[in-house]
This record gives sequence, structure tokens and C1' cells, in this order.
RNA sequence: UCCCGACAAAGCCAGACCGACUGUGAGGGCGGGACGGAAAGCGGCGGGUCUUUAAGAAGACGGCCGAGCUGCCGAA
Repeated sequence: UCCCGACAAAGCCAGACCGACUGUGAGGGCGGGACGGAAAGCGGCGGGUCUUUAAGAAGACGGCCGAGCUGCCGAA
């Protein structure tokens, strides 16, 4: 350094739900709230799920999985 991940230290994020805003919708941003998370940081590249549409098609989800880029700490 990498792999790895403690009942470690210091911090970090924030599910469901609630409030109000926004989008036809899946959803998104904000505040509250914590189920959880060692990438729950970033980007829709592959798969998956979901939405709109008669269809073609256009979208949503990075807290579903894989791969990619970046990153704090350091016991075994």
C1' cells in the first nucleotide's frame, strides 16, 4: 500500500412515516424523523424493478445487484 472491517476513536449519511413544495406518473428537492449504512459518496455503463404512452418511444430508482471513479479511520 492492497485485501479486510473492531461492541475501537472522530465524525458522516438517513428507511418507513409526518408537514408543506413540485412532477400526469414512477419520483424529486426542503424540514422533521431514524430503519439501517464502511462508500447509503459520485455517475444510469450492464442487468433488474417501476412510471407515462395505443404503440414507437420517453422517463424514474445509485438505500436492488454487478462493474467504474473517488474517499475517512486502522484492531485482528